Record summary
Predicted 3D model of a 73-nucleotide RNA (transfer RNA) from an uncultured Clostridiaceae bacterium. Its mean pLDDT, the model's own confidence on a scale to 100, is 81. Its Rfam family is "tRNA". It is annotated as a transfer RNA.
[in-house]
RNA sequence: GCUCGCAUAGCUCAGUAGGUAGAGCAACGCUCUUGUAAAGCGUGGGUCGUCUGUUCGAUUCAGACUGUGAGCU
Numbered sequence: 001g002c003u004c005g006c007a008u009a010g011c012u013c014a015g016u017a018g019g020u021a022g023a024g025c026a027a028c029g030c031u032c033u034u035g036u037a038a039a040g041c042g043u044g045g046g047u048c049g050u051c052u053g054u055u056c057g058a059u060u061c062a063g064a065c066u067g068u069g070a071g072c073u
Base pairs, nucleotide, nucleotide: 001072002071003070004069005068006067007066010025011024012023013022019056027043028042029041030040031039049065050064051063052062053061
């Protein structure tokens, strides 16, 4: 330099033929316990990498950029 991927909650990931974004773990609260742990119940947490475009409407489609991974040279 070229090709192909990936970027979504603190972490690991899912998701959607375009229509208000989810799980597990973690955090916090409550119950239980003499107390802690475990267990059960609940709560909060996300401008879906950035910018632009298409659209009534974009996490999803298109383009550029940034970061990152693999392969080739």